[in-house]
c-di-GMP-I riboswitch aptamer from Methylococcaceae bacterium UBA662, 86 nucleotides, folded computationally.
RNA sequence: AUCUGACAAAGGCAAACCCAUCGAAAGAUGGGGACGCAAAAUUUCCAGUCUAAAGGAACCCUUCCUAUGACAGUGGGAUCGCCAGA
Numbered sequence: 001a002u003c004u005g006a007c008a009a010a011g012g013c014a015a016a017c018c019c020a021u022c023g024a025a026a027g028a029u030g031g032g033g034a035c036g037c038a039a040a041a042u043u044u045c046c047a048g049u050c051u052a053a054a055g056g057a058a059c060c061c062u063u064c065c066u067a068u069g070a071c072a073g074u075g076g077g078a079u080c081g082c083c084a085g086a
Base pairs, nucleotide, nucleotide: 002086003085004084005083012037013036017032018031019030020029021028022027035073041079042078043077045076046075047074048071049070050069055065056064057063058062
């Protein structure tokens, strides 16, 4: 420097669900809680998914379009990194 994650050690993160707060929503944050994770660390660069407040269109029951809002625990890319082994 590259590859691998069967065993071991030290530790780490925390799905669903519940409570509180924020938000138009998607969702986020904190507490509880563990389904799982060797990058479940960071980053919206690409693809994908979710939402549709404002705006626009149809139209007057309402429906549709749209990200500038989200998801990194959907896949890829980029950056950094613990332990063990080769």
Model confidence (mean pLDDT): 86 of 100.
The model forms 100% of the base pairs in the Rfam consensus.
NCBI's taxonomy places the organism under Bacteria, Pseudomonadati, Gammaproteobacteria, Methylococcales, Methylococcaceae.
The sequence was found by an Rfam model in a public genome assembly.
Rfam family: c-di-GMP-I riboswitch aptamer. Rfam describes the family as follows. GEMM was predicted in a large-scale screen for bacterial structured RNA regulatory elements.